[in-house]
Context: one part of a larger RNA
RNA sequence: UUGGGCGUAAAGGGCGCGUAGGCGGUGUUUUAAGUGAGAUGUGCAAUCCCCGGGCUUAACCUGGGAACUGCAUCUCAGACUGGAACGCUAGAGUACUGGAGAGGGUGGUAGAAUUCCACGUGUAGCGGUGAAAUGCGUAGAGAUGUUGAGGAAUACCAGUGGCGAAGGCGGCCACCUGGACAGUAACUGACGCUGAGGCGCGAAAGUGUGGGUAGCAAACAGGAUUAGAUACCCUGGUAGUCCACGCUGUAAACGAUGAACACUUGGUGUGGCGGGAGUUGACCCCUGCCGUGCCGUAGCUAACGCGAUAAGUGUUCCGCCUGGGGAGUACGGUCGCAAGGCUGAAACUC
Numbered sequence: 001u002u003g004g005g006c007g008u009a010a011a012g013g014g015c016g017c018g019u020a021g022g023c024g025g026u027g028u029u030u031u032a033a034g035u036g037a038g039a040u041g042u043g044c045a046a047u048c049c050c051c052g053g054g055c056u057u058a059a060c061c062u063g064g065g066a067a068c069u070g071c072a073u074c075u076c077a078g079a080c081u082g083g084a085a086c087g088c089u090a091g092a093g094u095a096c097u098g099g100a101g102a103g104g105g106u107g108g109u110a111g112a113a114u115u116c117c118a119c120g121u122g123u124a125g126c127g128g129u130g131a132a133a134u135g136c137g138u139a140g141a142g143a144u145g146u147u148g149a150g151g152a153a154u155a156c157c158a159g160u161g162g163c164g165a166a167g168g169c170g171g172c173c174a175c176c177u178g179g180a181c182a183g184u185a186a187c188u189g190a191c192g193c194u195g196a197g198g199c200g201c202g203a204a205a206g207u208g209u210g211g212g213u214a215g216c217a218a219a220c221a222g223g224a225u226u227a228g229a230u231a232c233c234c235u236g237g238u239a240g241u242c243c244a245c246g247c248u249g250u251a252a253a254c255g256a257u258g259a260a261c262a263c264u265u266g267g268u269g270u271g272g273c274g275g276g277a278g279u280u281g282a283c284c285c286c287u288g289c290c291g292u293g294c295c296g297u298a299g300c301u302a303a304c305g306c307g308a309u310a311a312g313u314g315u316u317c318c319g320c321c322u323g324g325g326g327a328g329u330a331c332g333g334u335c336g337c338a339a340g341g342c343u344g345a346a347a348c349u350c
Base pairs, nucleotide, nucleotide: 003322004321005320006319007304008303012318014201015200016199017198021194022193023192025088026087027086028085029084030083031082033081034080035077036076037075038074039073040072041071042070049065050064051063052062053061054060091191092188093187094186095184096183097182098181103177104176105175106174107173108172109171110154115149116148118146119145120144121143125136126135162169163168206247207246208245209244210243211242215241216240220236221235222234223233258317259316260315261314262313263312266295267294268293269292270291271290272289273288274287275286276285299306300305323350324349325348332343333342334341335340
């Protein structure tokens, strides 16, 4: 390479948008590039294969045949793929109606709590631990009451509840704004799927400039513990955590499961809608769609398990794997302010 694979053995890109490319619904007509059939020419010789011949035999040499599965030209076919033309509506999209939602951004605002400041009451402890000590306190702490300041986060509601492509999103109000869903079937008429490169988004930590800093808290200091204790525990505490604008671009970025479409017994919850029956109305009952859980049939799987939200049965496209270590290292390239990221070996060794 062919192949076989990718939930847990090596292997799904963190996620989206989308270029090239690959693939692509349905009807009629047409074309004849692919495709199929036939013919002609060519496909050197040797080799291989078959039938013979020559060296005592064989290897070897040699005659004839077949073959050389290919290419070109011509003729024919028109199913399938492609091209062209005209249509269609089941894919896709638009419009209208309706409600659901921590989807995103900006501004405002509320209450609880912690800390701190001021004042009042009040007196000897407080705090902390396995036990202590460091620490705080007679210069009046802790406790308690009344004001005030400031920052961060939003108890209950809260739910294998909701929304988002992923990261992620949670008090309340207003404004701006994205998506999904249900219903109607008016409009467009294949406009679709995937997507190498590319572009954008991307937790936390980190980083640049400026602000902010209540609580928490790497580093650091002290107290303990211990043989030691550069830890676990305690008292403090700076970056950071927060905001604005940039950078970084990584995670067990996980469902460890790429995207899209179709098909394949069921049961039971739950969120958002619709229809029917019934009713004063709701619940209950039957039923359609979208989402989200659990249990299970067939089937699949090495097993565990998965099981209409597939890891079942198929199709299309992309990414990735190919024994362990060396190593996600070295070198080179490229990106970054840096930290470092991306790409990514070999010797050697088992």

The part of an RNA shown here (small-subunit ribosomal RNA, central domain) has 350 nucleotides and comes from a metagenome. Rfam family: Bacterial small subunit ribosomal RNA. Model confidence (mean pLDDT): 87 of 100. RNAcentral holds the full RNA, with entries from SILVA.